[in-house]
Molecule: Bacterial RNase P class A
Organism: Betaproteobacteria bacterium
RNA sequence: GAAGCAGGCCGGACGAUCGCCGUGCCGCAGUUGCGGUGCGGAGGAAAGUCGGGACUCCACAGGGCAGCGUAGCGGGUAACUCCCGUCCGCCGUGAGGCGAGGAUCAGAGCAACAGAGACGAGUCUGCCGGGCAACCGGCAGGGUGAAACGGGCAAUCUCUACGCGGAGCAACACCAAAUAGGCAGACGACGACGCGGCCCGCCGAGUCUGCGGGUAGGUGGCUCGAGCGCAGCGGCAACGCGGCGCCUAGAGGAAUGACCGUCAUGCCGCCGCAAGGCGGCAACAGAAUCCCGCUUACAGGCUUGCUUCACAC
Repeated sequence: GAAGCAGGCCGGACGAUCGCCGUGCCGCAGUUGCGGUGCGGAGGAAAGUCGGGACUCCACAGGGCAGCGUAGCGGGUAACUCCCGUCCGCCGUGAGGCGAGGAUCAGAGCAACAGAGACGAGUCUGCCGGGCAACCGGCAGGGUGAAACGGGCAAUCUCUACGCGGAGCAACACCAAAUAGGCAGACGACGACGCGGCCCGCCGAGUCUGCGGGUAGGUGGCUCGAGCGCAGCGGCAACGCGGCGCCUAGAGGAAUGACCGUCAUGCCGCCGCAAGGCGGCAACAGAAUCCCGCUUACAGGCUUGCUUCACAC
């Protein structure tokens, strides 16, 4: 210098104007707001909703069967199909990458093409023996093929070991209209029943009062958490431990927007001998209970360690 391998980080900055969501304080009004002012307001993936958990409700004696998942060995974690270390196998010159990697002496199933024959058993060629022959028994041989009688495949059934109840914040809890219906009590036109009449009892349309369930609507759940930063210690590492500091969206038919200026970076176009100048464009993507992972998308940039080749000293 060229070509690569494995990681880590960032993914515009500052300012002005007008709005939106949340919230502290002050004032007015008086519980709902209005005005002023201050502060906070999307991501590394907020995405796919794939694995695991926290939380909530429902179900649940114990054991087994069925079903689903996982699978070298050891470790990490709240847990995982995740992560770390290591062995083995395959790929790569190498740095490295990939691997559902237990069991085929329990049983079953499967095997393209070629080949006489492919998991059932048998026989293509030659020789020997028996037999009239068909054929039977034995020995040797090459060829095909991934594999030729001894094996392969368990991401085929199966066996072994271990794990797994269901639904999800539209969970769930509380407050609670209007209308309709329910329950209880009082009154009850007059009527039905008690053979007729009165009293009385009982039933009843309806009226009033109370209660309870549920709906609309409202509130909580809701963001302080397996949290983040900094160094330290233990560990090869994943990770753990204690110390100090920090508070970092909380909407809910769903805020986080629009526009302008200055600067920076990259790319493209034009001008210029050059230094440079002018103009345009800026990736993937938008929280919805929260967290740990995995996977997928992504303009451009920064950075660490390592490998191979060439050259120079």